[in-house]
RNA sequence: GUUUGCAACGGCAAACCGCCGGUAACGGCGGGACGCAAAGCUACCGGUCCAACCGUCAAUCCCGGCGGAUUGGAUAGCGGAGCUGCCGAAA
Repeated sequence: GUUUGCAACGGCAAACCGCCGGUAACGGCGGGACGCAAAGCUACCGGUCCAACCGUCAAUCCCGGCGGAUUGGAUAGCGGAGCUGCCGAAA
C1' cells in the first nucleotide's frame, strides 16, 4: 500500500418523547438505541414521498378518491454512481 471486517480504540443513531422551523414530505437541538464498516459528504441516475398544477369521479361549494406529466421541494438510514476517511487480525 491492497484485499478484508476478526478484535480493539472509538464513532454514528431508527422508532418513540420534548422544544423549535416548515403548508407538507421532512429538518435542527436534547433525550433515547433499532441498527450501521462509510449510517461521513454530494440530489448526478433510478426509486419513494410532499406541495402546486392539469385531467377525471363525485359534487352547489369545501373536504376528498383515482390518474398524469411538468415545476418546486424532501429522502445520502431505498438502490446505483462520484469524492473523502478511522482502526489494523490474517493473507
The RNA shown here (c-di-GMP-I-GGC riboswitch aptamer) has 91 nucleotides and comes from a Rhodospirillaceae bacterium.